[in-house]
């Protein structure tokens, strides 16, 4: 240095509207920190150049999907424990 478990800490953002007895549907508003989309500089291959093509990270972007009382999930980070 990696991956696994365990304890700890851990943001955002309507506890909206609207139908219904409830499930459950339908609207519009917002968040980014599960997970997932894009890509800079560099690499690589083309091409005479211009430039094209592949690759290519992030807490950035985007907002599929997830979220918007608590609770539950949480990226990431401390400490513990095995294991190749």
């Nucleotide at each position: 240095g990696u991956g696994g478990c365990u304890c700890u800490g851990g943001a955002g953002a309507g506890g909206c509207c609207c139908g219904g007895a409830a499930a459950c549907g339908g609207g519009g508003a917002c968040c980014g920190a599960a997970g997932g989309u894009g890509c800079a500089a560099g690499g690589c291959g083309g091409g005479g150049g211009a430039c094209c093509g592949c690759u290519g990270a992030a807490u950035c972007u985007c907002u599929c999907a997830g979220g918007u009382a608590a609770a539950a999930g949480g990226a990431c980070a401390g400490a513990g424990u095995g294991g190749a």

This is a predicted structure of an 84-nucleotide RNA (Glycine riboswitch aptamer). It was read from a public genome assembly, where an Rfam model found it. The coordinates come from a structure-prediction model, not an experiment, and the mean pLDDT is 86.